This is a predicted structure of a 695-nucleotide part of an RNA (large-subunit ribosomal RNA, domain II) from a Planctomycetota bacterium.

Context: one part of a larger RNA
RNA sequence: UCCGGCGAGUUACCGUCACUGGCAGGUUAAGGCCUUACGGGCCGAAGCCUCAGGGAAACCGAGUCUUAAUAGGGCGAAUUAUUGUCAGCGGUGGUAGACGCGAAACCAGGUGAACUACCCAUGAGCAGGUUGAAGCGCGGGUUGAACUGCGUGGAGGACCGAACCCACUUAGGUUGAAAACUGAGGGGAUGACUUGUGGGGAGGAGUGAAAGUCUAAUCAAACCUGGAGAUAGCUCGUUCUCUCCGAAAUAGCUUUAGGGCUAGCCUUGAGCCACUACGUAAUGGGGGUAGAGACACUGAUUUGGUUUGGGGCCCUUCCCGGGGUACCCUGCUGAGCCAAACUCCGAAUACCAUUACGAUUAUCUCAGGAGUCAGUCCGCGAGGGAUAAGCUUCGCGGUCGAGAGGGAAACAACCCAGACUAUCUGCUAAGGUCCCCAAGUAAUACUCAGUCACUAAGGAAGUUGAAUUGCUGUGACAACCAGGAUGUUGGCUUAGAAGCAGCCACCAUUUAAAAAGUGCGUAACAGCUUACUGGUCGAGCAAUUCUGCGCCGAUAAUGAACGGGAGUAAGUAUUACACCGAAGCAGUAGAUGUAGUGAUUCUUCGGAUGAUCUACGUGGUAGGAGAGCGCUGAUGGUCAGAUACAAGCCGUACCGAAAGGAACGGUGUCGGGGCCAUCAGGUGAUUAUGCCGGA
Numbered sequence: 001u002c003c004g005g006c007g008a009g010u011u012a013c014c015g016u017c018a019c020u021g022g023c024a025g026g027u028u029a030a031g032g033c034c035u036u037a038c039g040g041g042c043c044g045a046a047g048c049c050u051c052a053g054g055g056a057a058a059c060c061g062a063g064u065c066u067u068a069a070u071a072g073g074g075c076g077a078a079u080u081a082u083u084g085u086c087a088g089c090g091g092u093g094g095u096a097g098a099c100g101c102g103a104a105a106c107c108a109g110g111u112g113a114a115c116u117a118c119c120c121a122u123g124a125g126c127a128g129g130u131u132g133a134a135g136c137g138c139g140g141g142u143u144g145a146a147c148u149g150c151g152u153g154g155a156g157g158a159c160c161g162a163a164c165c166c167a168c169u170u171a172g173g174u175u176g177a178a179a180a181c182u183g184a185g186g187g188g189a190u191g192a193c194u195u196g197u198g199g200g201g202a203g204g205a206g207u208g209a210a211a212g213u214c215u216a217a218u219c220a221a222a223c224c225u226g227g228a229g230a231u232a233g234c235u236c237g238u239u240c241u242c243u244c245c246g247a248a249a250u251a252g253c254u255u256u257a258g259g260g261c262u263a264g265c266c267u268u269g270a271g272c273c274a275c276u277a278c279g280u281a282a283u284g285g286g287g288g289u290a291g292a293g294a295c296a297c298u299g300a301u302u303u304g305g306u307u308u309g310g311g312g313c314c315c316u317u318c319c320c321g322g323g324g325u326a327c328c329c330u331g332c333u334g335a336g337c338c339a340a341a342c343u344c345c346g347a348a349u350a351c352c353a354u355u356a357c358g359a360u361u362a363u364c365u366c367a368g369g370a371g372u373c374a375g376u377c378c379g380c381g382a383g384g385g386a387u388a389a390g391c392u393u394c395g396c397g398g399u400c401g402a403g404a405g406g407g408a409a410a411c412a413a414c415c416c417a418g419a420c421u422a423u424c425u426g427c428u429a430a431g432g433u434c435c436c437c438a439a440g441u442a443a444u445a446c447u448c449a450g451u452c453a454c455u456a457a458g459g460a461a462g463u464u465g466a467a468u469u470g471c472u473g474u475g476a477c478a479a480c481c482a483g484g485a486u487g488u489u490g491g492c493u494u495a496g497a498a499g500c501a502g503c504c505a506c507c508a509u510u511u512a513a514a515a516a517g518u519g520c521g522u523a524a525c526a527g528c529u530u531a532c533u534g535g536u537c538g539a540g541c542a543a544u545u546c547u548g549c550g551c552c553g554a555u556a557a558u559g560a561a562c563g564g565g566a567g568u569a570a571g572u573a574u575u576a577c578a579c580c581g582a583a584g585c586a587g588u589a590g591a592u593g594u595a596g597u598g599a600u601u602c603u604u605c606g607g608a609u610g611a612u613c614u615a616c617g618u619g620g621u622a623g624g625a626g627a628g629c630g631c632u633g634a635u636g637g638u639c640a641g642a643u644a645c646a647a648g649c650c651g652u653a654c655c656g657a658a659a660g661g662a663a664c665g666g667u668g669u670c671g672g673g674g675c676c677a678u679c680a681g682g683u684g685a686u687u688a689u690g691c692c693g694g695a
Base pairs, nucleotide, nucleotide: 001695002694003693004692005691006690011096012095013094014093015092016091017090019088020087021086022085023084024083025049026048027047031043032042033041034040053060054059063075064074065073066072099237100236102234106227107226108225109224110223111222118200119199120198121197122196123195124194125193126191128160129159130158131156135152136151137150138149139148140147164188165187166186168185169184170183171182172181203219205215206214240628241627242626243625244624245623250263251262252261253260254259264372265371266369267368268367269366270365271364278358279357280356281355282354283353284352285351291345292343293342298339299338302335303334304333305332306331309329310328311327312325313324314323315322316321375400377398378397379396380395381394382393383392384391405416406415407414420590421589422588423587425586426585427584431580432579433578434565435564436563440577441576442575443574444573445572446571452567458552459551462549463548465546466545467544468543469542470541471540479536480535481534482533483532485509486508487507490504491503492502515530519528520527591618592617593616594615595614596613601608602607629684631681632680633679634678635677636676637675638674639673645671648667649666650665651664652663654661655660
């Protein structure tokens, strides 16, 4: 991992609601009697509910309580409706383990020191080699010591190193040979050494040269049994089918935020009908949003003007005073500008009301049952953020959630469109029509970039269309030929300054025209050139603005920016007519829900049944409601069977909308079985790191 079996909303009691049945007040409990022998029948009102409520109560009572009250008010009675009670079954709540499995823990009583830590008693072990303390002897030395030489001696948590003990390094091993080992080296090895045997103390306790170490492969509190099915707002799992409806991810409160409670939204049953809810139109309302505005306020704000006023600075002045001001504040005023917490104004929507029409009970009320309280993206209006985020928080709408199908290559949330079933029928939507791949042609323009088929600021005689202003056969623009002079090297400055460092001025003359000089250039001149003029040529030229499509800008880590091929249209824009294209719509056939219709049959004449037809429906998670299939057993009825009767097992082309059910063939040797009705439940498994067995 697979296969088979087992495996999870049960039971008791008490509430509550619906349905079914009995009685009219309902009903028995313990117990007793009878019995076909335990399945049951009959007694048995003790008790319980009901028949009256109000008050905290005493108490009063169709009333009572509050109160000084006879007032008012609360809860009742009356009115009408039928209501009550006892059972059964079903939904749900409570108390119990209460759908199943699952802790870490807590407590009680015991069992452990055969492992290991420490202690006690009594034993044992330590090859060999080395060093050579004290003491002692003799000699030297001294008055005597001290001191000293040579011997002797044999100390030491001394040295080297086996046994023994340990475990520092490294390699292997890591589903190991081994739940801690093996190899090679390493440390201690007469000691705080190692070890045998016996003994001691234990679970909030022991022991500890102290690491929270060790206390039997278990230790920040051992193990075993019990309380015990501890508790688990947490995770996982929760078993057959079909039909109808179908959510939420919000508000308030919460030691609350991944949990609850109430409301909202869903479902089932009952009730009721009003212009109640809803939609459209008209009419009437209030508003202060979008927008807009600024001599209409509050504030913000740019730049002018000013003989508003004040201050600063400067000049003048003996003082008084006067003058200036590219400074500051303020007033007035011109032009301009801004605001969520500005408004002289002011929409569209939305909201409220009335009327008309539509629509129909959708609204609302009561009762039973829920689930939901992590939402998501997209468009629009906003706050936060950086007018960042597949960001975050609100409002309005949509999708997904719980929604399949077609398109977007692929792609929950985008576009189209809401899947009852079947169909080798048709029409369309979005999107498409060269091939992959179903379906296309025609016309007029544009684009040359493979743009199409990622992006901006910015840049550019790319090209299309439109417009404006100049010049132009009295000859434009470009090109070529020629001229481009004189006073003068203008004055100043300067070493120099001659058109061309800089400052000032910018005249005049000759001319077809020619600057006191446009740009190079020189130390300064020189030189080249331009403006300007003539000639040659002969028709458009120049500048600016708007606009369509293109170009550059364009750089990232495997090769990747039409889905690929390919395309100059099969690209882009506009137009025309076709076609393809979905589970949409339509056709045909069928199933089913609700409402209506009502054939037929039955009838206690109230009604029940419900063929046929019509209309509208039938996506669906949590969840509500309904109808069924199958398993085991029980009771009653009925049936098959001796030629294999049943279950079980194997095979097969049958039936049913499904769960499922037959039939036939084989196997199966006495065990039981099928069908109908009713009842009871240990009643249905691909999943719980489920349990047991097997492969």

Its mean pLDDT, the model's own confidence on a scale to 100, is 82. The source organism's lineage runs through Bacteria, Pseudomonadati and Planctomycetota.